Predicted 3D model of a 1505-nucleotide RNA (small-subunit ribosomal RNA) from a drinking water metagenome.
RNA sequence: GCUCAGAAUAAACGCUGGCGGCGUGCCUAACACAUGCAAGUCGAGCGAGAAAGUUCCUUCGGGAGCAAGUACAGCGGCGGACGGGUGAGUAAUACGUGAGAAUCUGCCCUUUAGUGAAGAAUACCUUCGAGAAAUUGAAGUUAAUGCUGCAUAAGUCCCUUCGGGGAGAAAGAUGGCUUUAAUGCUGUCGCUAGAGGAUGAGCUUACGUGAUAUUAGCUAGUUGGUGAGGUAAUGGCUCACCAAGGCGAUGAUGUCUAACCGGCCUGAGAGGGUGUACGGUCACACUGGAACUGAGAAACGGUCCAGACUCCUACGGGAGGCAGCAGUGAGGAAUCUUGCACAAUGGGCGAAAGCCUGAUGCAGCGACGCCGCGUGAAGGAUGAAGGUCUUCGGAUUGUAAACUUCUGUUAAGUGGGAAGAAAGAGCCAUCUUUAAUACAGAUGGAAGAUGACGGUACCACUAGAGAAAGCACCGGCUAACUUCGUGCCAGCAGCCGCGGUAAUACGAGGGGUGCAAGCGUUAUUCGGAAUUACUGGGCGUAAAGGGUAUGUAGACGGUAUAUUAAGUCUCUUGUUAAAGACCUCGGCCUAACCGGGGAAAAGCAUGGGAAACUGAUGUACUAGAGGGUGGAAGAGAGAAGUGGAAUUCUCGGAGUAGCGGUAAAAUGCGUAGAUCUCGAGAGGAACACCGAUGGCGAAGGCAGCUUCUUGGUCCAUCCCUGACGUUGAGAUACGAAAGCGUGGGUAGCAAACAGGAUUAGAUACCCUGGUAGUCCACGCUGUAAACGAUGAUCACUAGAUGUCGGUUCCGGUUACGGGAUCGGUAUCGUAGCUAACGCGUUAAGUGAUCCGCCUGGGGAGUACGGUCGCAAGAUUAAAACUCAAAGAAAUUGACGGGGGUCCGCACAAGCGGUGGAACAUGUGGUUUAAUUCGACACUACGCGAGGAACCUUACCUAGGCUUGACAUGUUUUUGAUAGCUGUAGAAACACAGUGUCUCAAGUUUACUUGAGCAAUUACACAGGUGCUGCAUGGCUGUCGUCAGCUCGUGUCGUGAGAUGUUUGGUUAAGUCCUCUAACGAGCGCAACUCCUGUCGCCAGUUGCUAUUGCGUAAGCAAGCACUCUGGUGAGACUGCCUGGGAAACCAGGAGGAAGGUGGGAAUGACGUCAAGUCAUCAUGGCCCUUAUGCCUAGGGCAACACACGUGUUACAAUGGUUGGUACAGAGGGCUGCAAAUUCGUAAGAAUGAGCUAAUCCCUAAAGCCAAUCUAAGUUCGGAUUGGGGUCUGCAACUCGACCCCAUGAAGUUGAAAUCGCUAGUAAUCGCAUAUCAGAACGAUGCGGUGAAUACGUUCUCGGGCCUUGUACACACCGCCCGUCACGUCAUGAGAGCUGUUUGUACCCGAAGAUAUUUUAGCCAACCUUUACAGGGGGCGAAUAUUGAAGGUAUGGGGAGUGAUCGGGAUGAAGUCGUAACAAGGUAGCUGUAGGAGAACCUGCGGCUG
Repeated sequence: GCUCAGAAUAAACGCUGGCGGCGUGCCUAACACAUGCAAGUCGAGCGAGAAAGUUCCUUCGGGAGCAAGUACAGCGGCGGACGGGUGAGUAAUACGUGAGAAUCUGCCCUUUAGUGAAGAAUACCUUCGAGAAAUUGAAGUUAAUGCUGCAUAAGUCCCUUCGGGGAGAAAGAUGGCUUUAAUGCUGUCGCUAGAGGAUGAGCUUACGUGAUAUUAGCUAGUUGGUGAGGUAAUGGCUCACCAAGGCGAUGAUGUCUAACCGGCCUGAGAGGGUGUACGGUCACACUGGAACUGAGAAACGGUCCAGACUCCUACGGGAGGCAGCAGUGAGGAAUCUUGCACAAUGGGCGAAAGCCUGAUGCAGCGACGCCGCGUGAAGGAUGAAGGUCUUCGGAUUGUAAACUUCUGUUAAGUGGGAAGAAAGAGCCAUCUUUAAUACAGAUGGAAGAUGACGGUACCACUAGAGAAAGCACCGGCUAACUUCGUGCCAGCAGCCGCGGUAAUACGAGGGGUGCAAGCGUUAUUCGGAAUUACUGGGCGUAAAGGGUAUGUAGACGGUAUAUUAAGUCUCUUGUUAAAGACCUCGGCCUAACCGGGGAAAAGCAUGGGAAACUGAUGUACUAGAGGGUGGAAGAGAGAAGUGGAAUUCUCGGAGUAGCGGUAAAAUGCGUAGAUCUCGAGAGGAACACCGAUGGCGAAGGCAGCUUCUUGGUCCAUCCCUGACGUUGAGAUACGAAAGCGUGGGUAGCAAACAGGAUUAGAUACCCUGGUAGUCCACGCUGUAAACGAUGAUCACUAGAUGUCGGUUCCGGUUACGGGAUCGGUAUCGUAGCUAACGCGUUAAGUGAUCCGCCUGGGGAGUACGGUCGCAAGAUUAAAACUCAAAGAAAUUGACGGGGGUCCGCACAAGCGGUGGAACAUGUGGUUUAAUUCGACACUACGCGAGGAACCUUACCUAGGCUUGACAUGUUUUUGAUAGCUGUAGAAACACAGUGUCUCAAGUUUACUUGAGCAAUUACACAGGUGCUGCAUGGCUGUCGUCAGCUCGUGUCGUGAGAUGUUUGGUUAAGUCCUCUAACGAGCGCAACUCCUGUCGCCAGUUGCUAUUGCGUAAGCAAGCACUCUGGUGAGACUGCCUGGGAAACCAGGAGGAAGGUGGGAAUGACGUCAAGUCAUCAUGGCCCUUAUGCCUAGGGCAACACACGUGUUACAAUGGUUGGUACAGAGGGCUGCAAAUUCGUAAGAAUGAGCUAAUCCCUAAAGCCAAUCUAAGUUCGGAUUGGGGUCUGCAACUCGACCCCAUGAAGUUGAAAUCGCUAGUAAUCGCAUAUCAGAACGAUGCGGUGAAUACGUUCUCGGGCCUUGUACACACCGCCCGUCACGUCAUGAGAGCUGUUUGUACCCGAAGAUAUUUUAGCCAACCUUUACAGGGGGCGAAUAUUGAAGGUAUGGGGAGUGAUCGGGAUGAAGUCGUAACAAGGUAGCUGUAGGAGAACCUGCGGCUG
């Protein structure tokens, strides 16, 4: 960093769904809308005024009355600016909080004054027209609270000479009394003009209220002034003139996004998110513009114009605006009824009754949310059945059910049945007003009327457990486990991750857990997340200190004192609407919900106070800082000069064949004389020694010497200034190397390039050359691992030891030594810090100030845009997409073509082999019907197999069997079965014949019953060398007979772990000693066991025979001394001596049969290799069951182009052949070993003594003595083949061994490579045994003869220990980089193209407004005039200005798309190499430059990571 558990939602989706209450319901298309309704009312302002119906009359044509002064319509008034909807626009003409002055305000309240007298029209209506319609023309008539003059004017306004002058209003209606009438009086409601209030509205202002700098400059009525106009009112609001201002890094301007708030969600809080419902404000009403009316509008259901769209049309013209309530279509994951009522609350009108009211009150739909209730309760064990699991015993589901006894919520039915309704009005009474018993107002009283919801809430009764439970999950996080199916498939998954035949993770069943009329999923927000850190983080190595300094703005700032009161603190006052939240009380049965009361709150403003701190101002100070004076060191900088050594070149001398270079070479140079050497000269660059964890500088960096100019630092002094300081965004300067420009210079070195090597290749490393460059001057670039990977400044906090530069004190003649102090530099270290490593007065400790920077890895320091640059490039700097990691430090291992050390037949020194030949044998491959299976580096391959002709045998072909070849149990039947003979067949097998079951009891003479045995029938089952050694046990191999592997306690470490087990010695050994934060212990080592080597004792046959006797001899007797046998002991322990050593121990010696574990064997730690074995055996699971089981015959395992392993025999004279002759050990032997004798050339045969074994038998060869062969494919070698035999066996063809005769291949010592062995060993020689009827060149043992060599540990291989590096941990057979090829995805560039938005300039210019002109057309009120007419004025018209939409031109922004091109990410086991990690095989990394398929290589400088 990612992810989860919590809370929430205007939600949606999936499964499911009993009831009620209260809420809530287009978040998307401010998309388009059919239909109905949503704003009317007043006859007590006015004129007019029907009809249907009905009654009556009638001359039958009609008329009259009622209906009715009703309906409809009109004039007029008030209201349509409220109520209701929506959130498009708007980042400020908005909103929130606070303050304010230059304003208006219908209805309402209080108050003052008035309300006189006239006039002219007009709608409706009637008549005549136009038109499809909408609508409209003309004539005639008429009213008003409609309109117009006149009069009057308290107050108001204007002028004023302050005396005054001028201007400007009105409407009546109704009730009562009165009058002949005219009229008068009066109440109420109106009307007019003021004053005040209330309410509402307009305006100004401070602060607050998103993102973006990859938007840095914006502004021309712009900023201000004067004057004028305009407005209800201030104001550039508008105009004229004047001035040139105004805003902006504290972010103007631009772009994108967004209505704002009370509140709501979350959170411990601070915060973060949000603005649905309810309430306040604003804005909008199809889009854009405009005014009219009015108290109020730039007006949702008004008007005009323009535009788009829809509709009607008779084509001429017209009409419309649901973002009101319902409703429709569309969009979308998604959001309701075209309901009832004005009964209540409120609104409009009215005097009122009343009318209107989709506001509102209610109902309907939706589990959308919150809250409440229910789906029953108690008893009930044979722990039923069924299901599931099982170790087959049982367990579990589970008191769950059944069953018994109860209850009766909700739903159902029947019956009853509220509150919400009380006023106003009307009536009565009293009081006030009044002349009044009208009217009006106030108070009181009585009666009756009014309910949409709704027969609803609620109550009672009836029947009846009857009608009412699901959803998700169960690998960890996270509560809850098993079986089956599946087999990296199907699928799951929030993260980690499950699934490849035993899945607690998929699907199903059982069981369980959680919540519950809901449960899960998805989406979103906050939380967890201290992963943006104000509260509350960091920057040496994890991301992160700017390359360095100077310094502007800003931020922060020493001591004392005075004033002030901006910050700060305290108190007061105002405000912070209501609702919500909190506390409390109350109302619905409770809760949700609702009502009453209270408290609180931060903020803003106001007034008063305090003065410590910060600020401001003033005055002082010297500890900060700076200066002066006197000294000191230094590769500090710049300039000019100058020196020697070396390289190279040139010239001259001398000299001859090579030089040079490398691991080795070659290219190259050289007889035209090189290298080497001497002398002279030229030229450029760099400065050996001194030289140093030395010095100087801000950093980069600075080195011969001298001079000049110049910066900084340190020490001493304590003279001066008086806070002058610190840091520092922007800015400016400096800034290695490489690189660029111009001009020089060029000795050496040296990118590129060329050649030579190396190599599989070698565009590299190595070599020979070599150009830019490196050098100088002047410009540019501005980056580095520009690093202490550590910003600057100040203060504080143990020391020790070096070193550089000063000052000072002491000792000392000097040299020098010691101490104190200031400033640098370095090592170690305390406290403290740190994840650890480490840092540690030069901090990474403890504090203060300021700046810079970081927020998972990759994409990417990249793209686009901007700035800079001649270019290279630098700087600023994203996103899409993708992964669940990337990273740091340390630990244990493993590894290294790292280091140290030790060991081993590991090498070396030797001897003999293999690899070449033939054969044997095993394996691979091939073949086959089958060539059964297993074993594969060491650790498979003469291995399992210690012995395949049949059998074995597992394989193939063919023929057969099916409870089976074999076991157990039950069951049916029988009494045999076996054996023998015969027939068919290849046999198995089939058929025929023959062939006494046994025992016991009962009873009897033949049966029954039981037991056993055998056969038979049927069922459970048998059987399987079928699969899985990657499910296992057991056994085994290997590292390795290597010396290791661990534990307890203690200690150290945050921890993994460490210590012990390390160090120094020593050993075969973790063997022992020593040291030691370790002390002990265990498994291993060693020892104990066996064989062998010496001796003693005991024993003495089948062994032995010295001595004695007998015997011609063989031998026998006696004997047990010797050999030997087999029991038991001894012996060897570094015990003794010498030397070394601390010891352990080592070296040498003596004695001894044996000497330093005497030789050999057995014995194999913790573990490793999923090593081997399911075919020894055992075993889980799976599979086959008339077959994958069983029987039989034949075949195969034995094939054969070839390849490999292990052997045998050889190649010969150290030999072959022939003859003679000698000596073992250990074994075996009755289904046996077999002597002697005979036969056979021989294998062998015949016969068969002896022996159940120290008795008998099987038994040596090399050797030795002779002879011969004479260096050859042989008298070597024996393969192969022909013929003939022997033996075993049922059988010898496939396919046995041996013998004889004949035949006589290859082979003359073996390339690369490779194996064994260190002494009785190698080599060589034979013998025996197991297996076995027969069949070894193999295996296991035995003895005979019997060597050579080891300097030593450099190298090869393997191993042990310590240490080091690591990017490895499946552990180097590891990890991992880049190009190329293919697929997918997002993205950049791109000739352009298409919408959109916006600026500027211009054109056109609707409605409207204003101004001007004009009164030719039209016109009632006033004036003149008796008629007519004129005047004044108006309508109209014209012009000008402004002006929306539209158009033209040209810029800007932002989208979409685009042939093609670029890189990026990702994907299965593709291709090429091997760049990095170990010294990664050329140390790596880095800035820059060049080159190259690719990682990369090379040059220059830097870093150590």
About this RNA: The RNAcentral record of the sequence draws on SILVA. The coordinates come from a structure-prediction model, not an experiment, and the mean pLDDT is 83.